[in-house]
This is a predicted structure of a 162-nucleotide RNA (Lysine riboswitch aptamer) from a bovine gut metagenome. Its Rfam family is "Lysine riboswitch aptamer". Rfam 15.1 lists 3,224 matches to the family in 1,923 species.
Formats: sequence, structure tokens, C1' cells
RNA sequence: AUAGAGGCGCGGCGGACAUGAGUACCGCGGGGGAGCCCGGCCAGGGCGGAGAACCCGCGGGAAAGGGGACGCCGCCGAAACGCUAUUGUCCGAGCCGACAGAAAGCGUUGGGCCGGAGGAGAAUAUCUUUCGGACUGUCAUGGCCAGGCCAUGGAGCGCUAU
Repeated sequence: AUAGAGGCGCGGCGGACAUGAGUACCGCGGGGGAGCCCGGCCAGGGCGGAGAACCCGCGGGAAAGGGGACGCCGCCGAAACGCUAUUGUCCGAGCCGACAGAAAGCGUUGGGCCGGAGGAGAAUAUCUUUCGGACUGUCAUGGCCAGGCCAUGGAGCGCUAU
């Protein structure tokens, strides 16, 4: 440098489906009686005694992110996460928060599963961080003995082949 291996292996896209949710929101009726909304502060704006917030009843009634299976595609640091700074969006000069983006730097994780704790989330789905457990692949060391088994340990910047 090339080609490979691990297995509920990793990721992307697509349509359908379920969830979201009888929620948000709209209309009508009743109660209520001065606040409510634009992410928070500030500032500014909009609605409101021609009745706000909130509650009940009736009639309508979504969407996004996320999700499992399926199909296709790309792969085996596949990929994921954290931190730093930067850009954009959320009406805006600022601070904070949330989301998104690519690149840069540093760091963690071999892989999936189960469980505890934390965070995100509408959620018991799912994702993520951390701790623990057994399992599995790989290498090293040691032992047994037979082309394997057991024990301990390490990490993919690894392992195998050429």
C1' cells in the first nucleotide's frame, strides 16, 4: 500500500405504517373577571371589558422531530459522543437558551445485549453519558493437551493475508 474478518455489526436514503393526539389549533355555548402572546431578561410589538389567562361541554381537528419493520445504497473508526472557538436561525443592540451547519483542534469508545444512575424527549418508544454484568471477535502471556479448551490482561493508531 492492497484485500479482508467480527454480527441482532455501523450509517444514509425512500415510500408506507404506528406513535405524537383527540394534543396544539379553530368555531359555538357556559363559567371566570384582567391579563395573555412573540424562547427567557431588556427593549419593542400584537391581542384583550366588543371580555384575556384558566376551567367545563359540544362540533371539527393537524404537524414536526423522533420510532420499529421493509427495500435500496455506502461501509468495518464502520460510526457515535464530549469539549473549545466560529457561522446562521429563533422580530432585535446585548446576555442567556435552543436548533442547525460545515470545517478545525483535542479527547473517549473493539462490538452488540442486559441492568442502575443522569440528560434530552409527549412518551414506558428512542438517543446519549457514565457505572456494573455476562457474551462475542482479536492479540499477548500462562496452563492443559490437540488442532482445540481454560485463565488473566490490553485496545481498532488494533488484528489477519499478500
The sequence is in RNAcentral, with records from MGnify.